[in-house]
Molecule: transfer RNA
Organism: Bacilli bacterium
RNA sequence: GGAUAUAUAGCUCAGUGGUAGAGCGUUUUUUUCACAUAAAAAAGGCCAUUGGUUCGAUUCCAGUUAUAUCCA
Numbered sequence: 001g002g003a004u005a006u007a008u009a010g011c012u013c014a015g016u017g018g019u020a021g022a023g024c025g026u027u028u029u030u031u032u033c034a035c036a037u038a039a040a041a042a043a044g045g046c047c048a049u050u051g052g053u054u055c056g057a058u059u060c061c062a063g064u065u066a067u068a069u070c071c072a
Stems, first nucleotide, its partner, number of pairs: 001071007010024004018055001026042005048064005
C1' cells in the first nucleotide's frame, strides 16, 4: 500500500426493512434465625459515527473511525 471481517445493555451474543431481545451480572421483594439456592418484578440501548435509498433502516448502499486477520 491492497483485501476481508467485526462494532447492538456492565460482560458474552442473537436479531435477513415494520415499536430491540436472551444468558450472566446489578437493584427490589418473597422464601431462611442468617447465608446460599429458588421464585417474582424492575432498571439499564440515540444499535461505532456521518450521509444516502425507502412511506418506514440495527438491517440495504457509500464515506469515516477503532479493532482483528490475510497478501505484498